[in-house]
RNA sequence: ACGUGCUCCGGGGUCGGUGAAAAUCCGAGCCGGCGGUCAUAGUCCGCGAACCCCGCCACCAGCGGUGGGGCCGAACCGGUGGAAUUCCGGUACCGACGGUUAAAGUCCGGAUGGGAGGAAGCACGC
Numbered sequence: 001a002c003g004u005g006c007u008c009c010g011g012g013g014u015c016g017g018u019g020a021a022a023a024u025c026c027g028a029g030c031c032g033g034c035g036g037u038c039a040u041a042g043u044c045c046g047c048g049a050a051c052c053c054c055g056c057c058a059c060c061a062g063c064g065g066u067g068g069g070g071c072c073g074a075a076c077c078g079g080u081g082g083a084a085u086u087c088c089g090g091u092a093c094c095g096a097c098g099g100u101u102a103a104a105g106u107c108c109g110g111a112u113g114g115g116a117g118g119a120a121g122c123a124c125g126c
Stems, first nucleotide, its partner, number of pairs: 002125006008117001014028004029106002031095002033047004042093002051070007075091005097109003
C1' cells in the first nucleotide's frame, strides 16, 4: 500500500394570529446526510435512507437477512475570475411514510435502528 472487521456517521431546543380545536392553516423564523465536480453545492452528476414489486434464505410464531427492478423533491439572474446553477449580491424553490380533536421539512413514532462514506483511529491478515 491492499483486504477484512470494529469504532465513528442528521439538523431545525420556535414566536405570534385565527379558531372549540392547529408546534399541521396564515405571518415570521429555523434546518440541510455522503461522494464527485479546473473554486467551496439542500436545488449540477451520482449514492444512501424511505416507499412499491419480484425472487431467494431464515423463522413454531414474531422479528429479520439478501439479490434485482421501480420510484426518488427543488434555481434562476447579475458580478468577480482562467475556471463557480458551488464564491459574492439579489430574488426564489424543495423536503418520505404512519400518527395527531385542524392539513406537519421542524411535534410523536419505526429509530438506543439503518446508512452512503472518510487523507480518521484500532485490530487482524497479507
The RNA shown here (FMN riboswitch aptamer (RFN element)) has 126 nucleotides and comes from Diaminobutyricimonas aerilata. The coordinates come from a structure-prediction model, not an experiment, and the mean pLDDT is 78. The RNAcentral record of the sequence draws on Rfam. Lineage of the source: Bacteria > Actinomycetota > Actinomycetes > Micrococcales > Diaminobutyricimonas. It matches the Rfam family "FMN riboswitch aptamer (RFN element)". Gene Ontology term of the family: FMN binding. About the family: The RFN element is a highly conserved domain that is found frequently in the 5'-untranslated regions of prokaryotic mRNAs that encode for flavin mononucleotide (FMN) biosynthesis and transport proteins.